[in-house]
This record gives sequence, structure tokens and C1' cells, in this order.
RNA sequence: AGGCGCGUAGCUCAGUGGUAGAGCAUCACCUUGACACGGUGAGGGUCGCUGGUUCAAGCCCAGUCGCGCCUACCA
Repeated sequence: AGGCGCGUAGCUCAGUGGUAGAGCAUCACCUUGACACGGUGAGGGUCGCUGGUUCAAGCCCAGUCGCGCCUACCA
């Protein structure tokens, strides 16, 4: 330098055009003498960023940033 993949909740991830989700974690309540486990509920989002297409974008397109892998070049 080029190619490919990834970026979504605190963490790990799902979601390929039509209400943004799961598990764990956090908080409250129930349960217990108390804790743990368990149960019920709640809070938590710039879908990396910018722009475009569309009635509608996490999803499609362009650019860009970061991370990983591969190839090439130099040493």
C1' cells in the first nucleotide's frame, strides 16, 4: 500500500428495510433470622462518525475513524 472481517446497553452477543433486543451485570420489591439461590419488575442505546438512497435505514450506497487477519513492498 491492497484485500477481507468486525464496531449495536457496563460486558458478551443477536437482529439483512417497517416498535432496537437477549443473557450476564446494576437497582427495587418478594422470599430468608440473615446471606446465597430463586421469583417479579425497573433503569440503562449518538446502532463508531459524516453524508446519500428511501414513505421508512442498525440493515442498502459513498466517504471516513478504530480494531483484527491475510497479501505485497522496504529494512